[in-house]
RNA sequence: GGCCAGGUGGCGAAGGGGUAACGCGAUGGUCUGCAAAACCAUUAUGCAGGGGUUCGACUCCCCUCCUGGCCU
Numbered sequence: 001g002g003c004c005a006g007g008u009g010g011c012g013a014a015g016g017g018g019u020a021a022c023g024c025g026a027u028g029g030u031c032u033g034c035a036a037a038a039c040c041a042u043u044a045u046g047c048a049g050g051g052g053u054u055c056g057a058c059u060c061c062c063c064u065c066c067u068g069g070c071c072u
Stems, first nucleotide, its partner, number of pairs: 001071007010024003018055001025043006048064005
């Protein structure tokens, strides 16, 4: 230098045009003599940055940044 895969809440992770699941965590509550466990509720300006297409973009297109791999 070229090619491929990826970047989504505090962490992991799904979703690939109609405004984002799930798990862990955290907070509050129920329970308990107190805890733990279990159960219930809540959580968070979460889609790497910029531009474009579109009525509408995490999703499609272009550029850039970052991570990993392959080739030279």

Transfer RNA from Candidatus Jorgensenbacteria bacterium GWA1_54_12, 72 nucleotides, folded computationally. NCBI's taxonomy places the organism under Bacteria, Bacteria candidate phyla, Candidatus Joergenseniibacteriota. It matches the Rfam family "tRNA". It is annotated as a transfer RNA.